[in-house]
Molecule: c-di-GMP-I riboswitch aptamer
Organism: Deltaproteobacteria bacterium IMCC39146
Formats: sequence, C1' cells, structure tokens
RNA sequence: AGUUGAUAAUGCCAAACCUGUCGUGAGGCAGGGACGGAAAGCCACGGAUCUUUAUCUUCCUUUCUCCUAGCAAAAGAUAGCCGGGUUCCCAUG
Repeated sequence: AGUUGAUAAUGCCAAACCUGUCGUGAGGCAGGGACGGAAAGCCACGGAUCUUUAUCUUCCUUUCUCCUAGCAAAAGAUAGCCGGGUUCCCAUG
C1' cells in the first nucleotide's frame, strides 16, 4: 500500500442438532457439537425475510365476538440473506 487468497504458518469463529437459561415471539446468551467461514470481527444505513401489537379492511355470521386473509403503521429479530460503512491476522504484491 490494500492487489490476490493456495496446498503453508500462527491462531480465531462456529451452522444444524442437544442441554440449560432469558424473551409473548422472531430470537439472544452459556455449555456441548462442526456445516462451513479471510472478515462467519463490529455497525440495522438501504433492500429482503421473519416476529409481536393494536387499528382498518376482508372471510364467516341474522348481528356481534372469536376465527380466516390482506395493505399500511409502530416496536423488534437476523451482520452465518444481499449490498454498504468501518477495523484487522498471516501469506502474497
């Protein structure tokens, strides 16, 4: 400086699943466990997906509530969904 990531070195992280725990929930945390990862470190800024809540509409009904479905809204979750920002190990240049 920040190109490239291979078969090297030093180490690191840890999906599914299981156990415990917190949360209404999506999920979080801890332990076990490894599918993978060169940012699978950090940040919810844009998109996406998901959760909860109440309203409105819809479905059902003689009517209402419940139930079904949907848009928008609010509050959240995912950084291991994608993009973006930011910092960094080793080798390479």